[in-house]
The prediction has a mean pLDDT of 85. Predicted 3D model of a 135-nucleotide RNA (FMN riboswitch aptamer (RFN element)) from a Chloroflexota bacterium. Of the family's consensus pairs, 100% are formed in the model. The sequence was found by an Rfam model in a public genome assembly. The organism belongs to Chloroflexota, within Bacteria. It matches the Rfam family "FMN riboswitch aptamer (RFN element)". A reference for the family is Vitreschak et al. (2002), "Regulation of riboflavin biosynthesis and transport genes in bacteria by transcriptional and translational attenuation", Nucleic Acids Res.
RNA sequence: AUCUACCUUCAGGGUAAGGUGAGGCGCCACGUGCGCCAAGUCCUGAUCGGCGGUAUAGCCCGCGAGCCCUCUUCGGAGGGCAGAUCUGGGGAAGCUCCAGAGCCGACGGUAAAGUCCGGAUGGAAGAAGGCAGAA
Repeated sequence: AUCUACCUUCAGGGUAAGGUGAGGCGCCACGUGCGCCAAGUCCUGAUCGGCGGUAUAGCCCGCGAGCCCUCUUCGGAGGGCAGAUCUGGGGAAGCUCCAGAGCCGACGGUAAAGUCCGGAUGGAAGAAGGCAGAA
């Protein structure tokens, strides 16, 4: 250093600013009236990027998280759903670098949400360390 078992710790970020006004409240000379508040969900804009692999990756391959279905010895197993990139450059090599222009984001709640609240003081890909054994 490798393999196996066990233990411990760690393991996700993010709407500045403006507009609109669903709706709410108050006033009322009750008028199709006036005033105030009002979405980080809409519009403009802003902003964020888990883990392993590989030339350094949100959008290449794979994994995890979320949702649905079936089965279950209730530990889990199987299947499905759910996302996105191009151009140019130098280079031996890059959809990973540099330059430019784009794009994407579970479920429940709520004014339609990657960013708010909630399941979650949860789970987890995996990372680091410890300990025992094997050869």